[in-house]
RNA sequence: UGAGUCAACCAGGCAAUCGCUGGCUUGAAUAUCUGUUCGAGCUAGAGGAAAGUCCGGGCUCCUAGGACAAGGUGCCAGGUAAUCCCUGGGGAGUGUGAACUCACGGAAAGUGCAACAGAAAACAAACCGCCUCACAGAUUCUGUAGGGUAAGGGUGAAAUGGUGUGGUAAGAGCACACCGCGAUUGUGGUAACAGAAUCGGCAUGGUAAACCCCACUUGGAGCAAGGCUAAAUAGGAGUUAUAUGGUGUGGUCCGCACCAACUCGGGUAGGCUGCGAGGAGAUGCAUGGUGACAUGUAUCCGAGAUGAAUGAUUGCCCAAGACAGAACCCGGCUUAUCGGUUGACUCAAUUC
Numbered sequence: 001u002g003a004g005u006c007a008a009c010c011a012g013g014c015a016a017u018c019g020c021u022g023g024c025u026u027g028a029a030u031a032u033c034u035g036u037u038c039g040a041g042c043u044a045g046a047g048g049a050a051a052g053u054c055c056g057g058g059c060u061c062c063u064a065g066g067a068c069a070a071g072g073u074g075c076c077a078g079g080u081a082a083u084c085c086c087u088g089g090g091g092a093g094u095g096u097g098a099a100c101u102c103a104c105g106g107a108a109a110g111u112g113c114a115a116c117a118g119a120a121a122a123c124a125a126a127c128c129g130c131c132u133c134a135c136a137g138a139u140u141c142u143g144u145a146g147g148g149u150a151a152g153g154g155u156g157a158a159a160u161g162g163u164g165u166g167g168u169a170a171g172a173g174c175a176c177a178c179c180g181c182g183a184u185u186g187u188g189g190u191a192a193c194a195g196a197a198u199c200g201g202c203a204u205g206g207u208a209a210a211c212c213c214c215a216c217u218u219g220g221a222g223c224a225a226g227g228c229u230a231a232a233u234a235g236g237a238g239u240u241a242u243a244u245g246g247u248g249u250g251g252u253c254c255g256c257a258c259c260a261a262c263u264c265g266g267g268u269a270g271g272c273u274g275c276g277a278g279g280a281g282a283u284g285c286a287u288g289g290u291g292a293c294a295u296g297u298a299u300c301c302g303a304g305a306u307g308a309a310u311g312a313u314u315g316c317c318c319a320a321g322a323c324a325g326a327a328c329c330c331g332g333c334u335u336a337u338c339g340g341u342u343g344a345c346u347c348a349a350u351u352c
Base pairs, nucleotide, nucleotide: 001348002347003346004345005344006343007342008341009340010339012317013316014315015314016313017312018311020045021044022043023042024041025040026039027038028037029036030035047323051334052333054332055331056330057329058328059222060221061220062219065254066253067252068251070218071217072216073215074214075089076088077087078086079085090104091102092101093100094099105213106212110211111210112207113206127153128152129149130148131147132146134144135143136142137141161179162178163177164176165175166174180202181200182199183198184197185196187194188193226273227272228271229270236264237263238262239261240260245259246258247257248256281300282299283298284297285296286295287294288293
C1' cells in the first nucleotide's frame, strides 16, 4: 500500500412556515350535572429490522386430575423466566490464514431401501485375466476339459482393510514393518473426548432429513383474549337423548362436574376499559466470571391510533438515503437493505 475476516455504532442533520395525533395549562359559547363545540400556549410523537408469524414466555379465558397416542429437541458443560436461543469446549468438514458451517444419540433390537451398469451390492462372487496339468494339433503356440486364484483390468456413489517389502506354480495378512480395527490396563479432563502401553492377523459395508429404538420435554385458544355498559327481537321452527344418555377449549380412555345439547331462520352490534405501557424495563458505574451473564448501586419513565396520527414547502450542510411504519407486551431466530465511522486480527507485495 492492497486484499480479506470478525465485532461495535449511526440510519440523513439544522433552520423557518403551514398541517396531524396524544398529554398539560387556559379562554369563550352552550347545557345543567361536568359533558359537547370552537380556539390559544407549551410539550411528546415508529425500527434495526417495527417485516416473517418460525420459536419461547408474561397476561386473559376454558371444571380439578391421570394415562396413552401424537408432537418437539438430540455431542459435552454452562447462561436464561424459557426456547429449536446464546456462550465456551469436543468432533467432522471448508479455507494459505484470520475465521466459517454442522438436521453432531443408536446400524451387533428389528423392518425397509440402493435405479442402471457390473460376475457379484450381504453373511458373496468370477466377465477379461494369471498359474498348473490331461487330450488333440503344433517350432513358438492354439482349442477343449479339470484344478488353483482374487494381486492386475473393467462396471459403479460404494466391491469385503490400505501402502511397501518378502514369499509363491500364480497369488492372497500367506509373512513382516507402518497405518487402520478390536480387547485389556492406565494417564489428563466435570464431561464430550485426547494420548500412551501391551496383546490379537483381525472386517459384521452404506442409509435413521427412511420406519424404528433410546434420553429429555410438551394442555388448548388467543387482545377480534377478557371485563363493564347501551341497543335490539321471532316467548320462532325443528332434531337427538334422557342418567347404561348428553355436554364440558386438540385426539382416545379413565375420572370429576353439570343437566341439556345441536341445526335452520330472524333482529341488534355503539361506548368505555383491557391500553397510565412500571416491565424477566432502559442507561451509567463497581465487583465476579474466558464468556454468555450475575450481584450491588445511582438515575430515568419513551407513541398509544381504532377506516388507523408525524405530512407538505423553502434554504443550507452532508455520508446524496436503501430496506422500509407500532396496534397487548417482552426475549430470540430468519429474511430485506443505500452507505458511513471505528477497533482488533489474517494474507500478499515493497522498503528500512

The RNA shown here (Bacterial RNase P class A) has 352 nucleotides and comes from Gammaproteobacteria bacterium bin55.